[in-house]
RNA sequence: CUGCAGUAUCAGGAGAAGGGCUAACGCCCUCGCCAACCUGCCCGUCCGGGCAAGGUGGAUUCCGAAAGGGGAUGCGGCCGAUCGGCAAACAAACGGACGUAC
Numbered sequence: 001c002u003g004c005a006g007u008a009u010c011a012g013g014a015g016a017a018g019g020g021c022u023a024a025c026g027c028c029c030u031c032g033c034c035a036a037c038c039u040g041c042c043c044g045u046c047c048g049g050g051c052a053a054g055g056u057g058g059a060u061u062c063c064g065a066a067a068g069g070g071g072a073u074g075c076g077g078c079c080g081a082u083c084g085g086c087a088a089a090c091a092a093a094c095g096g097a098c099g100u101a102c
Base pairs, nucleotide, nucleotide: 006075007074008073009072010071015031017030018029019028020027021026033058034057037055038054039053040051041050042049043099044098045097046096047095048094061070062069063068077086078085079084
């Protein structure tokens, strides 16, 4: 990177930005934004909640009376590719149970 299987979501949200490529459709990069799927952080474990740094994603889900069918996205990243290694701002003992420190 691709394929198969499984699983969650598809309600809403968010730039009249800058640059590059193309005959055009459109595509790529940078910054900002949305969102909170994964990683990280909020003393430890579990459940919940929060933060938004790292990584995805981000016009619209379509058909159907329904069941369902189809489609999309996520299920950390980088270096190395053997062994192994690296990063994730400032700040914040948030709630419950059990425990720890003061």